Model confidence (mean pLDDT): 80 of 100. Predicted 3D model of a 72-nucleotide RNA (transfer RNA) from a Nevskiaceae bacterium.

RNA sequence: AUGACGUUAGCUCUGUGGAAGGAGCAUUGGAUUCGGGAUCCAAAGACGCCGGUUCGAUUCCGGCACGUCAGC
Repeated sequence: AUGACGUUAGCUCUGUGGAAGGAGCAUUGGAUUCGGGAUCCAAAGACGCCGGUUCGAUUCCGGCACGUCAGC
């Protein structure tokens, strides 16, 4: 330098162009317990960046950044 794929919560992932952006684990608070663990309830936490298309974009298109893989 080239090509393919990917980038959503601290981690692993789901999500068809509209309504509510979700799950599990983790974290915090509470209940329970003599104290923990387990269990239950609740809370906080995210669409890589910049443009474009569209009435409307996490979703479609382009560029850039980063990661994985492949070839040279």
Its Rfam family is "tRNA". Gene Ontology term of the family: triplet codon-amino acid adaptor activity. It is annotated as a transfer RNA.